[in-house]
RNA sequence: UGGGGGAUCGUCUAAUGGUAGGACAUCAGACUCUGGAUCUGAGGGUCUAGGUUCAAAUCCUAGUCCCCCAG
Numbered sequence: 001u002g003g004g005g006g007a008u009c010g011u012c013u014a015a016u017g018g019u020a021g022g023a024c025a026u027c028a029g030a031c032u033c034u035g036g037a038u039c040u041g042a043g044g045g046u047c048u049a050g051g052u053u054c055a056a057a058u059c060c061u062a063g064u065c066c067c068c069c070a071g
Base pairs, nucleotide, nucleotide: 001070002069003068004067005066006065007064010024011023012022013021018054026042027041028040029039030038047063048062049061050060051059
């Protein structure tokens, strides 16, 4: 430099263009003499900027960062 892939709660991981979900973690409560375990609940996220669309995590363009391949 060229080609390909990826970026989603703190972490991991889903989501046919149509209400962004789950697990762990955190917090609150229940339980317990205390803690742990267990149960219930809550908060928290689509890399950035544009475009298409009634509607974009998803499609298109550009950019940033990471990984792989080639030179």
Molecule: transfer RNA
Organism: Vermiphilus sp.